The RNA shown here (Bacterial RNase P class A) has 367 nucleotides and comes from Candidatus Mediterraneibacter vanvlietii. The model forms 93% of the base pairs in the Rfam consensus. The gene name in the source record is rnpB.

């Protein structure tokens, strides 16, 4: 210098004017609206979206309901250790895969519990003889070779029949360890070395696992569990339109009416119904709260490889309910992407014009 890799920061800038949102002050002992609860007008001031506010995919707080304990069903997760409020997240390792490397990726328990599936190709798919190789037999055939005067004999090839062989060919993701040798009629873990696999104990490690050693000729004999399933662990349900408080109509409901109100049930008494009147909760409309001070942010110190934890100091940083963050003008540049909070927080995933910083790797050149 170029290419790459990992982590992080920013997200047009500045100024002016107008506008919007809640807050504070003026501002209270008074104004206005409302039955009440409660709310409202004006001026000024500072403040006012994101790294993903998104998808709503996980986890938790909070709230209401449910709940002795256990089980079924359903769902999620699945190497080991740790972090955390918790997690399917994160950190550090192990094993595997990719890369020259920095580094990246992995849903990484169990197909000797059972069941299912395996297209096409191929002779054959859990089982094998299609070709090939080898052995034996034949009263078969031959324009073959050799011997012989000849009948014929021996050999070879072809054909037919029987058997051996999984080394080779071919098909496939996969053909009952790989490879080399010995061996054999040809072959074969039949035997031997190395590698792989299985078993056993030993050493190191918290563990996953690793290392070296001994033994076993290798078995139930393929793959597939983001196929059913089995095993282990975890999970009560619904969600801020959760929910809590206040609370109209003289609406509906319950109860009372003593000195016994009015009316209906033909008259009277009792009874009962309606009206009236008083009381009562429940709770609709409506209002308030929940609502943003929180597993918070910044800086410093300490512990830890790290995720993270502890301590100190300082700070307050949107809170609406038809829902605010916009518009205009000027200057400048690299000409501005994806996208707009709605109870809160921790993650994941996806989208994103670009700019910058740091560590590391590889290559070339120079010293």
């Nucleotide at each position: 210098u170029a290419a790459g890799u990992a982590a992080g920061a920013c997200a047009g800038a500045c100024a002016a004017u107008c506008g919007c949102g809640g807050c504070u002050g003026c501002a209270g002992g008074u104004g206005c609206c409302g039955a009440a609860a409660g709310g409202c007008c004006g001026c000024a001031g500072a403040c006012g979206a994101g790294g993903a506010a998104a998808g709503u995919c996980c986890g938790g707080g909070c709230u209401u309901c449910a709940c002795a304990g256990g089980g079924c069903a359903g769902g999620a997760u699945g190497c080991c250790g740790g972090a955390u409020a918790a997690c399917g997240u994160c950190c550090g390792g192990u094993g595997g895969a990719g890369g020259u490397g920095a580094c990246u990726c992995c849903a990484a328990g169990g197909c000797c519990a059972g069941u299912g599936c395996a297209a096409c190709a191929g002779a054959a798919a859990u089982a094998a003889a299609c070709c090939g190789c080898c052995c034996c037999g034949g009263c078969a055939g031959c324009a073959g070779g050799c011997a012989g005067c000849a009948g014929u004999g021996c050999c070879g090839c072809u054909c037919c029949g029987g058997g051996g062989u999984a080394a080779g060919g071919g098909u496939g993701g996969a053909a009952a360890g790989g490879c080399a040798g010995u061996g054999u009629a040809a072959g074969a873990g039949a035997c031997u070395a190395c590698c792989g696999c299985c078993u056993c104990g030993c050493u190191g490690g918290u563990a996953a696992c690793a290392g070296a050693g001994a033994g076993g000729g290798c078995a139930c004999a393929u793959g597939u569990a983001a196929a059913c399933c089995c095993c282990a662990u975890c999970c009560g349900a619904a969600g801020c339109a959760a929910g809590a408080c206040c609370g109209a109509g003289u609406a509906a409901g319950a109860g009372g009416c003593u000195a016994u109100g009015u009316g209906g049930c033909g008259g009277c008494c009792c009874g009962u119904c309606a009206c009236g009147u008083c009381u009562c909760a429940g709770g609709u409309a409506g209002g308030u709260c929940g609502c943003u001070c929180g597993a918070g942010c910044a800086c410093g110190g300490c512990g830890g490889c790290g995720a993270c934890g502890c301590c100190g100091u300082g700070c307050c940083u949107a809170g609406a309910c038809a829902g605010a963050u916009g518009a205009u003008u000027g200057u400048c540049c690299a000409c501005g992407a994806c996208a707009u909070a709605a109870c809160c927080c921790g993650g994941c995933u996806u989208a994103u014009c670009g700019u910058c910083u740091u560590g590391c790797u590889u290559a070339a050149c120079a010293c």